[in-house]
RNA sequence: ACCCCUGUAGCUCAACUGGAUAGAGCACUGGCCUCCUAAGCCGGAGAUCCUGGUUCGAGUCCAGGCAGGGGUG
Numbered sequence: 001a002c003c004c005c006u007g008u009a010g011c012u013c014a015a016c017u018g019g020a021u022a023g024a025g026c027a028c029u030g031g032c033c034u035c036c037u038a039a040g041c042c043g044g045a046g047a048u049c050c051u052g053g054u055u056c057g058a059g060u061c062c063a064g065g066c067a068g069g070g071g072u073g
Base pairs, nucleotide, nucleotide: 001072002071003070004069005068006067007066010026011025012024013023019056028044029043030042031041032040049065050064051063052062053061
């Protein structure tokens, strides 16, 4: 330099062929329980890498960029 893959809560993963309010586990946090802690039970907050485009509708499709990984020379 060129080609390919990936990018969603703090972490690990879902989200079907583009369609209703983007879900789950762990972690965090409020409460209950307990002498206290842990465990358990009930609740809460938290995310689509960025900018455009297509579309009635985009996490999903398209373009450019950014980041990570792999390959070729």

RNAcentral holds the sequence, with entries from ENA. Transfer RNA from Salinibacter sp., 73 nucleotides, folded computationally. The organism belongs to Salinibacter, within Bacteria. Its Rfam family is "tRNA". By type it is a transfer RNA. The coordinates come from a structure-prediction model, not an experiment, and the mean pLDDT is 80.